[in-house]
Molecule: Fluoride riboswitch aptamer (crcB RNA motif)
Organism: Thermoplasmata archaeon
RNA sequence: CAGAUUCCCGGUGAUGACGUCCACCCAUAACUGCCUCAAAGGCUGAUGACGUCUGCUUCAUA
Numbered sequence: 001c002a003g004a005u006u007c008c009c010g011g012u013g014a015u016g017a018c019g020u021c022c023a024c025c026c027a028u029a030a031c032u033g034c035c036u037c038a039a040a041g042g043c044u045g046a047u048g049a050c051g052u053c054u055g056c057u058u059c060a061u062a
Stems, first nucleotide, its partner, number of pairs: 010025004016053006033043003
């Protein structure tokens, strides 16, 4: 990469994983962070919410 068989199976909620709950959407969708006319520049957070883990950041101790 191709073929065959079997099983399972909606998607989404600004960056990872698991569990629970909630909300939204029906593929022409939900969703795709904010400030600034634009540029430059700046700000919060790994959550939609909660708990846990991982990563990142700050402080203190060993």